Model confidence (mean pLDDT): 81 of 100. This is a predicted structure of a 72-nucleotide RNA (transfer RNA) from Oscillibacter sp. The organism belongs to Oscillibacter, within Bacteria.
[in-house]
RNA sequence: UGGGGCGUAGCCAAGGGGGAAGGCAAGGGACGUUGACUCCCUCAUCCGCGGGUUCGAGUCCAGCCGUCCCAG
Numbered sequence: 001u002g003g004g005g006c007g008u009a010g011c012c013a014a015g016g017g018g019g020a021a022g023g024c025a026a027g028g029g030a031c032g033u034u035g036a037c038u039c040c041c042u043c044a045u046c047c048g049c050g051g052g053u054u055c056g057a058g059u060c061c062a063g064c065c066g067u068c069c070c071a072g
Base pairs, nucleotide, nucleotide: 001071002070003069004068005067006066007065010024011023012022018055026042027041028040029039030038048064049063051061052060
């Protein structure tokens, strides 16, 4: 420098145009003498950044940033 993958909660991670799954963690509650286990409830003014397209963008488009891989 060129090409490609990835970026979603504290962590892992699904979702591929129309209500952001799930698990761990965390908080509250039930049970219990306490703790653990188990069960119930809650938890992303928003998806790396700012734009574009669209009635509508996490999703599509171009750019940038970060990270990883390949080539030189």
Background
It matches the Rfam family "tRNA". It is annotated as a transfer RNA. Gene Ontology term of the family: triplet codon-amino acid adaptor activity. Rfam's curators write: Transfer RNA (tRNA) molecules are approximately 80 nucleotides in length. The sequence was found in a public genome assembly.